Model confidence (mean pLDDT): 78 of 100.
FMN riboswitch aptamer (RFN element) from Bifidobacterium psychraerophilum, 151 nucleotides, folded computationally.
The organism belongs to Bifidobacterium, within Bacteria.
The sequence is in RNAcentral, with records from Rfam and Ribocentre.
Parts: sequence; structure tokens; C1' cells
RNA sequence: CGUUAGUUUCAGGGAAGGUGCAACUCCUUACUGGCGGUAACGAUGCAGCCGACAAGAAAACGGUUGAUGUCGAAGCCCGCGACCCGCGCAAGCGGCUGAUCCGGUGAGAAUCCGAGGCCAACGGUUACAGUCCGGAUGAAAGAAACGAGGC
Repeated sequence: CGUUAGUUUCAGGGAAGGUGCAACUCCUUACUGGCGGUAACGAUGCAGCCGACAAGAAAACGGUUGAUGUCGAAGCCCGCGACCCGCGCAAGCGGCUGAUCCGGUGAGAAUCCGAGGCCAACGGUUACAGUCCGGAUGAAAGAAACGAGGC
């Protein structure tokens, strides 16, 4: 330095008004976006070169090039988790699992820029829920730290 059993911690956001006997559920206008990957975007470390022509050297700054540099970046592109269903004593296994289009730039856009559209488990409820209450002080994709032993 890499890696392993294992341990610990962490791991979901969001509303006002109106109508009405009654709605945080309707209507209007807002608001929110789990985890990993990819990503032409952004930031940044290092090294070379240029700005830096009339002897040489050099800091900062700006530009540029290089390497598998580093970090961040998608609700609707890929995969996963949660929820739900089935089986099982259990561990667990199987199934199910939402939503994007137009324009611009470009060699290339699912990702960048601009504009619009769309989606959001189950149970509950004086009235239909992404935003309220509940299972849930739960579980978990995974993240970080530590790490006997081994190489």
C1' cells in the first nucleotide's frame, strides 16, 4: 500500500390559500427528489510549455497541454433499495416495482444550456393524499471510520 473475517456510526425531502357541514386529501398556486453507475459540465492538485523577444534566474497571476490525477454533478438513462404479492419455522428465495419531450451547441447529448411536460408504495381519514397520521425510535440500497489475521 492492497485485501479479508469482523466491529462501530450514519443512511428521505416537501404547503399555503380558497370552497365546503366536513378536505393539510378537492381547486388554485407552490414545494420535494433515497443509494451506486454513467456523464461533453464545474472545481481543483501535480508536471511541461507559453504570456516572459535584446545575459541569466524566479514568485504570484493568466493561458495551454499531459496522465487511468482528485472531488462534485440525472426524480423521469442503467442498476439497486424501500413498499406490495407468493413461498418458507426462520435465515432467506422468487415475483412486482412510477415518470421526458422540444429547441440549442456539438463529431457525439439519456446527462450540458434553454423552455415545457410528467412521476411518486401500502394502511388510515367526516372528502379522493408525493407534502397529514401510521407500520417506522423499523428495515435497507449503501456511505464513512476502525480492523485481529494473511499477502